This is a predicted structure of a 68-nucleotide RNA (transfer RNA) from uncultured Ruminobacter sp. It matches the Rfam family "tRNA". By type it is a transfer RNA. The source organism's lineage runs through Bacteria, Pseudomonadati, Pseudomonadota, Gammaproteobacteria and Ruminobacter. RNAcentral holds the sequence, with entries from MGnify.

RNA sequence: ACUUUAGCUCAGCUGGUAGAGCAAUUGUUUCGUAAACAAGAGGUCGCAGGUUCGAAUCCCGUAAGUGG
Numbered sequence: 001a002c003u004u005u006a007g008c009u010c011a012g013c014u015g016g017u018a019g020a021g022c023a024a025u026u027g028u029u030u031c032g033u034a035a036a037c038a039a040g041a042g043g044u045c046g047c048a049g050g051u052u053c054g055a056a057u058c059c060c061g062u063a064a065g066u067g068g
Stems, first nucleotide, its partner, number of pairs: 001066004007022004016053001025039004046062002049059002
């Protein structure tokens, strides 16, 4: 200095109540498995404070990791 957001890999555009792909689950299909198709589920954003009508986003502190 940078990173931390779903089980994993990552988006999230200058503040307006969080998404994609993969994986897993269920269903359809099949003699069966896989593949394919469809569906739903899954995270209060590392932690703790502050500002604000409103914070993943801004500010302070702190933890872990990466690089110099």